[in-house]
Molecule: TPP riboswitch aptamer (THI element)
Organism: Salipiger profundus
RNA sequence: CAGAAGCGACAGGGGCGCCCGGACAUCCGGGCUGAGAUGCACCCUUGGAACCUGAACCGGAUAAUGCCGGCGGAGGGAGGCGCGCACGACCCACC
Numbered sequence: 001c002a003g004a005a006g007c008g009a010c011a012g013g014g015g016c017g018c019c020c021g022g023a024c025a026u027c028c029g030g031g032c033u034g035a036g037a038u039g040c041a042c043c044c045u046u047g048g049a050a051c052c053u054g055a056a057c058c059g060g061a062u063a064a065u066g067c068c069g070g071c072g073g074a075g076g077g078a079g080g081c082g083c084g085c086a087c088g089a090c091c092c093a094c095c
Base pairs, nucleotide, nucleotide: 001088006083007082008081010079011045012044013043014042016039017032018031019030020029021028022027051076052075053074057070058069059068060067
């Protein structure tokens, strides 16, 4: 000088479905899956499967649903900074 992992603060991106009952406008209670189904939360940020599109898609299962699998490493998708060690390059000194 460069600087992996990691750490820090800041910033940004994203989703919230299905069923039953009550209220029938918003909501409340219970059940299912899930990290998260409106949470002072959770997940993701280019080494990007968070999430969106295709999609009112295809197959299977279910009380029902992206519930599971396929589609599919397909297309799109939000980050820069500081600290920092291994390893490495160069310079100096000494042996």